A computed fold for a 73-nucleotide RNA from a Hyphomicrobiales bacterium, annotated as transfer RNA. Its mean pLDDT, the model's own confidence on a scale to 100, is 80.
RNA sequence: GGGCCCGUAGCUCAGUUGGUAGAGCAACUGACUUUUAAUCAGUGGGUCGUAGGUUCGAUUCCUACCGGGCUCA
Numbered sequence: 001g002g003g004c005c006c007g008u009a010g011c012u013c014a015g016u017u018g019g020u021a022g023a024g025c026a027a028c029u030g031a032c033u034u035u036u037a038a039u040c041a042g043u044g045g046g047u048c049g050u051a052g053g054u055u056c057g058a059u060u061c062c063u064a065c066c067g068g069g070c071u072c073a
Base pairs, nucleotide, nucleotide: 001072002071003070004069005068006067007066010025011024012023013022019056027043028042029041030040031039049065050064051063052062053061
């Protein structure tokens, strides 16, 4: 330098043929308990890597760039 894959909540990941984003764990609050843990109920948390383009509308389609991984040379 070429090719391919990935980037979404604190962490691990869903979300597909475009219609204003979810789960588990974690965190916080409450109940229970002498206390902790466990259990139960609830709450908050996201500029969907960045910038453009297409579209009435983009996490999703297109382009460039940034970061990570694999591979070829």
It was read from a public genome assembly. Rfam family: tRNA. It is annotated as a transfer RNA.